Background: This is a predicted structure of a 593-nucleotide part of an RNA (large-subunit ribosomal RNA, domain I) from Selaginella bryopteris. Rfam family: Bacterial large subunit ribosomal RNA.

[in-house]
Context: one part of a larger RNA
């Protein structure tokens, strides 16, 4: 020096564990904000600091409930001093306070700072100063004022609004909108109307009650799922893209207007013959009433076996009241009650439910062991043998679990029930006639685009831009150019629950999910330390023991550390602490050289 064996050191793999994650599910909730949010800065404790909590009333204040003996959060002990059966701490509900920044809003600003005006009040002899309140902009409404320019308008001022502004994970509608890629290159095409940006909203959004489909038979708003179907199609007919009807399900719900016509208010034009008009007849009265037109309000009306309206005819209708210039006759309109019923809102009562809680059955002996919940033997409960803890596997030890009970104030369910209020509807059926109305710069068309399975194609249907520009039911649109016939529908106004999408957040359950190089980046004071001018990037670190019982005392040493002694079941479990692999390094010993 090498090889082997033994015993150690170093190191932190492995095993076991779990405070933390991951992925679903069910229920709830789905918003917060000028009454100042989200998020922060700085403070507040008797004793330094971090986290958490709170806000100059600052580890808290008040009230109402629950609860019942200790308590003054945590890292994290200790000292000091308090509070508490006159019910503290703690838990739930409601209220109060809530510095400064931040949409930040009196003005400014390099966020958490600086400087003001006005009113009131406190202080000073006075000035400076303190405190409370108030003072941004935009929009709507109301009033006042008021230019060029006479009326007016613009503008200005004041008041007012539970008006707006900002934040928020995904889901939604809309406005914009790529490229890497694929086509084995690449340009049409694809990726993809995706990513991304912007704006806006809701608990869902959007869509939605046929100018729809279909095809000689029929369906009957919309949405979602399965199928139809990778079909019909489209496509440098390449790569690719890719329906619909129908059928089976989930869910199911339908309504309101515009116009014609009538009444009424108002604006404009016209108008003086006392004619026309004032519900009809007769008599009286009246007369800027009338006529035409614009507009507001009320009635009417809402449909595709077309509907409505005006006029005529005819039949029908419960009660009370009012009314159409006056009287009589006739006739019309309206209101209330009654019946039915839709929707809305508020209050109230019951009831369910949520947010503190309450009660809650049943085990003994013995053996091993440090320790019994394990073994053995004998009992018991079960509407409870889910789960967790306790010195090792516990139905009967503890917390719980099944089941029972429970709210003063407060929230919530309205398709849980009842009452009250407002609102809507019933108030007409039939016949004839008139041909008044039935959504206009619209439909259509031309050109240019987009979107549909459809890339300009024979290209319908749908939506934009520019131009042009109809008809009113004997009308118009669609059925894939176009025409005829036939069939279906009734555009150019509006609203609409459910079935559907999503989960930042709360509660609960679950897992052939992970178990500390895993699982979230983050089990540990993490979006931290640290890096970067910045946008941004972004870690590492878990485990003594059942219990600190965390080694009194003695010895060596300056200390660190160790040897005894002691604790403990164990100290090779000693805060470098469970197990403690390998690389690597010693010591002892055997063999070889």
């Nucleotide at each position: 020096g090498g090889c082997g064996c033994a015993c150690g050191g170093u190191g932190g793999a492995u095993g076991c564990c779990u405070u933390g994650g991951c992925a679903c599910c069910a229920g709830g909730a789905a918003c917060c904000g000028a009454u100042g949010a989200a998020g922060g800065a700085c403070g507040u404790g008797g004793g330094a600091g971090g986290c958490c909590a709170c806000g100059a009333u600052a580890g808290u204040c008040c009230c109402c409930g629950g609860g019942g003996a200790g308590u003054c959060g945590u890292c994290a002990a200790c000292c000091a001093g308090g509070c508490u059966u006159u019910g503290a701490u703690c838990c739930g509900g409601g209220g109060g306070u809530u510095u400064c920044c931040g949409a930040a809003u009196g003005g400014g600003g390099a966020a958490a700072c600086c400087c003001g005006g006005c009113a009131g009040u406190c202080g000073u002899c006075a000035u400076g100063g303190g405190c409370u309140g108030u003072c941004a902009c935009c929009c709507g409404c109301u009033g006042c004022u008021g230019a060029a320019c006479a009326c007016a308008u613009a503008g200005g001022c004041a008041g007012u609004g539970u008006g707006g502004a900002g934040g928020g994970a995904a889901c939604g509608c809309g406005g914009g909108g790529a490229a890497g890629u694929g086509a084995a290159a690449c340009a049409u095409c694809u990726c993809a109307g995706u990513a991304c940006c912007c704006a806006c909203a809701g608990g869902a959004a959007g869509a939605g009650a046929a100018a729809a489909c279909a095809a000689a038979a029929g369906u009957g708003a919309u949405u979602c799922c399965g199928u139809g179907a990778g079909u019909a199609g489209u496509g440098g007919c390449g790569a690719g893209c890719g329906a619909a009807a129908g059928c089976g399900g989930a869910g199911g719900a339908g309504g309101c207007u515009a116009a014609a016509c009538c009444g009424u208010g108002u604006g404009u034009g016209u108008g003086u013959u006392c004619a026309a008009g004032c519900c009809g007849g007769c008599a009286g009265g009246u007369g800027u009433u009338g006529c035409a037109u614009g507009u507001g309000c009320g009635g009417g009306g809402u449909u595709g076996u077309g509907g409505g309206g005006g006029c005529c005819u005819g039949u029908g209708u419960g009660a009370u009241c009012c009314u159409g210039c006056u009287g009589c006759c006739g006739u019309g309109g309206g209101a209330u009650c009654g019946g039915c019923u839709u929707g809305c809102a508020u209050g109230u009562g019951g009831u369910g439910u949520g947010a503190a809680g309450u009660u809650g059955a049943a085990u003994c002996g013995u053996c091993u062991g440090g320790g019994a919940a394990g073994g053995c033997g004998g009992a018991c409960c079960g509407u409870a043998g889910u789960g967790g803890g306790u010195g090792a596997g516990a139905g009967u030890c503890c917390c719980g679990u099944a089941g029972u009970c429970g709210a003063a104030a407060u929230g919530u369910g309205u398709u849980c029930c009842g009452c009250c209020g407002c609102u809507g509807u019933u108030g007409g059926a039939g016949g004839g006639u008139c041909g008044c109305c039935c959504g206009a710069g619209u439909a259509g068309c031309a050109c240019g685009g987009g979107g549909c399975c459809c890339g300009a194609g024979g290209a319908a249907u749908c939506c934009c831009g520019u131009g042009u520009g109809a008809a009113u039911c004997u009308g118009c649109c669609a059925g894939g150019a176009c025409c005829a016939c036939c069939u279906g529908g009734u555009a150019a106004g509006c609203c609409u629950g459910a079935a559907u999408a999503c989960u930042a957040c709360c509660u609960g359950u679950u897992g052939a999910c992970c178990g500390a190089u895993a699982g979230c980046g983050g089990a540990u004071c993490a979006g931290u330390a640290c890096c970067g001018u910045g946008a941004g990037g972004g870690a590492a670190u878990g485990g003594u023991g059942a219990a600190a019982a965390g080694u009194a005392c003695c010895c060596c040493g300056g200390g660190a550390g160790g040897g005894g002694a002691g604790u403990g079941a164990a100290a090779u479990a000693g805060u470098a602490c469970c197990u403690g692999a390998a690389a690597c390094c010693a010591u002892g010993u055997g063999c070889c050289u």

Overview: The full RNA is in RNAcentral, with records from SILVA. Taxonomically the source falls in Selaginella (Eukaryota, Streptophyta, Tracheophyta, Selaginellales). The coordinates come from a structure-prediction model, not an experiment, and the mean pLDDT is 81.